[in-house]
Context: one part of a larger RNA
RNA sequence: GGCAGGGAGUGUAUGUCCACGGUGACCCGAAAGGGGCAGGGAAACCGAUAUGUCCGCAGCACUUUAUAGUGCGAGGGACAUGGUACAAAAUGCCAUUAAUCGUGGGCAUACGACCUGAAACCAGGCGAUCUAACCCGAGGCAGGACGAAGCCCUACAUCAGUAGGGUGGAGGUCCGAUAGAGAUGCUGGGCUCAGUCCGCUCUCGUGACCUCGGGAUAGGGGUGAAAAGCCAAUCGAGCCUGGUGAUAGCAGGUUCCUCCCGAAAUAGCCCUCAGGCUAGCCUGGCCGGAGAUAGAUCAUGGGGUAGAGCACUGAUUGGGUAGGUAGGGGGCGAGAGCCCUCACUAUCCUGUCAAACUCCGAACCCAUGGUCGUCGUAGAAGGCCGGAGAAGGGGCCGGGGGGUAAGCUCCUGGUCCGAAACCCAAACAAGGGUGCUUGUGGUUAAGGCCCCCAAAUGCCGACUAAGUGUAAAUAAGGGCGUCUUAGGUCUAAGACAGUGAGGAGGUUAGCUUAGAAGCAGCUAUCCUCUAAGGAGUGCGUAACAGCUCACUCACCGAGACCUAAGGCCCCGAAAAUGGACGGGACUAAGUCGGCUGCCGAUACCACAAUGCUCUCCCAAAGAGGAGAGAUCAUGUAGGGAGGUGCCUUGCGGGAGCAGAAGUCUCUCCUUGAGGAGGGGUGGAUCCCGCAGGGAUAAGAAUCCUGCC
Numbered sequence: 001g002g003c004a005g006g007g008a009g010u011g012u013a014u015g016u017c018c019a020c021g022g023u024g025a026c027c028c029g030a031a032a033g034g035g036g037c038a039g040g041g042a043a044a045c046c047g048a049u050a051u052g053u054c055c056g057c058a059g060c061a062c063u064u065u066a067u068a069g070u071g072c073g074a075g076g077g078a079c080a081u082g083g084u085a086c087a088a089a090a091u092g093c094c095a096u097u098a099a100u101c102g103u104g105g106g107c108a109u110a111c112g113a114c115c116u117g118a119a120a121c122c123a124g125g126c127g128a129u130c131u132a133a134c135c136c137g138a139g140g141c142a143g144g145a146c147g148a149a150g151c152c153c154u155a156c157a158u159c160a161g162u163a164g165g166g167u168g169g170a171g172g173u174c175c176g177a178u179a180g181a182g183a184u185g186c187u188g189g190g191c192u193c194a195g196u197c198c199g200c201u202c203u204c205g206u207g208a209c210c211u212c213g214g215g216a217u218a219g220g221g222g223u224g225a226a227a228a229g230c231c232a233a234u235c236g237a238g239c240c241u242g243g244u245g246a247u248a249g250c251a252g253g254u255u256c257c258u259c260c261c262g263a264a265a266u267a268g269c270c271c272u273c274a275g276g277c278u279a280g281c282c283u284g285g286c287c288g289g290a291g292a293u294a295g296a297u298c299a300u301g302g303g304g305u306a307g308a309g310c311a312c313u314g315a316u317u318g319g320g321u322a323g324g325u326a327g328g329g330g331g332c333g334a335g336a337g338c339c340c341u342c343a344c345u346a347u348c349c350u351g352u353c354a355a356a357c358u359c360c361g362a363a364c365c366c367a368u369g370g371u372c373g374u375c376g377u378a379g380a381a382g383g384c385c386g387g388a389g390a391a392g393g394g395g396c397c398g399g400g401g402g403g404u405a406a407g408c409u410c411c412u413g414g415u416c417c418g419a420a421a422c423c424c425a426a427a428c429a430a431g432g433g434u435g436c437u438u439g440u441g442g443u444u445a446a447g448g449c450c451c452c453c454a455a456a457u458g459c460c461g462a463c464u465a466a467g468u469g470u471a472a473a474u475a476a477g478g479g480c481g482u483c484u485u486a487g488g489u490c491u492a493a494g495a496c497a498g499u500g501a502g503g504a505g506g507u508u509a510g511c512u513u514a515g516a517a518g519c520a521g522c523u524a525u526c527c528u529c530u531a532a533g534g535a536g537u538g539c540g541u542a543a544c545a546g547c548u549c550a551c552u553c554a555c556c557g558a559g560a561c562c563u564a565a566g567g568c569c570c571c572g573a574a575a576a577u578g579g580a581c582g583g584g585a586c587u588a589a590g591u592c593g594g595c596u597g598c599c600g601a602u603a604c605c606a607c608a609a610u611g612c613u614c615u616c617c618c619a620a621a622g623a624g625g626a627g628a629g630a631u632c633a634u635g636u637a638g639g640g641a642g643g644u645g646c647c648u649u650g651c652g653g654g655a656g657c658a659g660a661a662g663u664c665u666c667u668c669c670u671u672g673a674g675g676a677g678g679g680g681u682g683g684a685u686c687c688c689g690c691a692g693g694g695a696u697a698a699g700a701a702u703c704c705u706g707c708c
Stems, first nucleotide, its partner, number of pairs: 001708006011111013026035003039046002049080001052079004059072005081095005114253004121243006132217001134215007141207001143175003146171001150167007180204003185200002188198002219235001221231003256643006266279005281389001282387006291375003295372009307360001308358002313354003318349006327342006393417010422433003437609007447599003450584003456596001458595006469586002477571003481568010498555005504528003509523003534549001538547002610633002612629006644697001646694010662681008
C1' cells in the first nucleotide's frame, strides 16, 4: 500500500416543547405527598366578572338573480367593572377557569455524554548489572630520555662558602607500543528507520591514572572538577501501575435514499479577539383574519452632499482712494517740526481656495398619502412557540478615511462568489451571457464565422507598412513617417528649389587697442554708384587675406512655403533556460465606419413526462380519479417531511433434500436507498404481513486487528 472484518449522538434523572392516548376542576400516587383550581405586594397583609357593553373571523340561520346583504356569533379584539401595590391619583400586574398522567420524539442541564488524541498533576511502588561521586578489598602501567635534593671527591677559600667532577634517582617531567584510557581531523567507510561500529590520523600513558569484585546514595530525591550533565537506548524532574474514559474554547473522523425550504461571516456584552450569550438572518408548527409594499408615478413635508459661490469664518493675486496715528526705515532742519516710504486700518476694483466656510444648491434619499404594478381569504400584515447554523468572509462597480504604492488596509450603497451548473473570456471562485426536474425538436444571448473549430476566405468606403496589429494593458515628451481638415503668404509682371554671374565705392566708419581692416569690445549705423550688395549672417587671420550669407540679375517653367488641429504609424520601451496573437498563420485573417446573413447555452419557444403545492369528487383509514400552476423545480451550514436495508421478539401466513440460506452470473423493475426473477454452485434452513426492541448502514479518523 491492497483486501476483509471492527469502528463514533447512547443511558439515567430533571426541565421544556410537539404528536398521540387516558381522565378532567380535577389528574397522579399504596400512603405521605406532588401538580392544578388566585392574584397583587419587598413585607405586614389584603383578596377578584361564575357575562355588563361594543366590534367581529369561522360557523349557523334568514333574505336574494347574485360571488350581495341582515341577524346570532364559540375562539379573537376593545371598553367597562373588579383584586392588589402606592397616603391618594396616575400607573403596573392580575381576573369572564384547563389541567394532569402516560408513551414516543426534538432540545437543554448534570453525569465520560458523538468517537479518537495531549503535554501535564497526584498517589503507591520498582530501579545505581548503564552512568555520577563515594566506601572496602584487589590488579595493571614494553622500552627509552632528561637528571632535582642528598652524599662523596677535587680546587679555591678557610668563619661561612663557591666552582668542577662523580654518585644519586626526584617529577600531576619528556618521547612512546594494538598494556590500558581517550576521541582531534578526514566533516573518510559502510549497516540499520535509528542507537552505534570500522579505517588512517590524533591525545594521555607514575597519576586529580586505569581496571576488576563487593557495598552504599532514589525521584522535587540522589550524584555532579557544573554540561541543568547523569540516575538502565527515557531526564529542566526516571520508570511502572493507579486516580483515568484527567481536561482540551484545539485537531482529525462521524456509516442508507428521496422530496420541500434555505442562511451567516453583522451589532451589543464578556480576562473577550481560534470561544460564548443576546439580537439580526434560516427552518417547522400554531394563533390571527385583511391588508402588505422590493418597483413605477404624483402630491405634501424633511435634508445641505455634488456643484457653485465668497454674503459669514479663515486663507489668498495685483491695483486705486483715504488715513498712516505714541509702530519700522530714510531725508531735511539748531530745534520745534516737515517730507517720502513700509507695516497696518477702512473702502472700492480685480483674480482665487476650504472635510471641520455657506448668500445658494441639484441628482438623489427618507417619511406620509393617492394611483398603477406585484403579493394576499389556496390566509398576507402582525404575534407566539420548537430547532438551528453562523458570529475568520471574498471579488467587482460607485462614494469615502489611511497609505509613495500594492492582488494594500479600514468603512459605506449595490451586486456576485461563498452555497451556481451551462456558454463566452486559450486555460481562469466572483469579468460578459444566463439561474441546471427529465427527454426530443427548434430560436436566440454574450461571443464569433481562413485552418485547428460550428458558422462569410461576405459586401461597400477609408487608413496602416510598423508583422503595428490579429489583447479586454503602457506615460510624459518627441517625429520633413503618412493620410485628412482649417487659416495665411508668395506665384506666368515667373514664385520655391537648383545652376551661372554679381555681392561694389567713401572706408581699414569712429573709439578702443600692440593690432581691431564687416566679423574681441564700445558708439553710431550714414552717403554714393546701382539690377543689387548690411558700416555686414556664419567660418576664418596675429591683424590683413580667403570662403560664405543677406540682396540682385539670368537660365528654368508651375505650383511653393508657413502655421494650427485630427487619424493611423514610429521612437520613448529594461529580467533573468528558448517562446509566444491560444497555435498555425495572416498585408488582411489588421484598424475605423456602414450593411446583410449565419453559427452559438441547461436561456427562450413547442410537445411530452415526473415531482411538489393547491382545489374539487368519491371516500372518510390510506388509496383512487379530475383539474390549476407564464408568474413552482440550483444549492453549502442548517430546519422540516416521507421512505430503503440489517439484527432481534411476539402474533398470523408461507417456502424448502423434487434443493433453504450463502455465493457466481444473466435478465427485468423503481426518482433513489433498493426490489424481483432465470441458471450454475451449495447442502439445511429461509421468506412475507402486522406490531414492538435496537451495541442497525463505512471510504477516509498518520483509525484498530488479521492476511497478502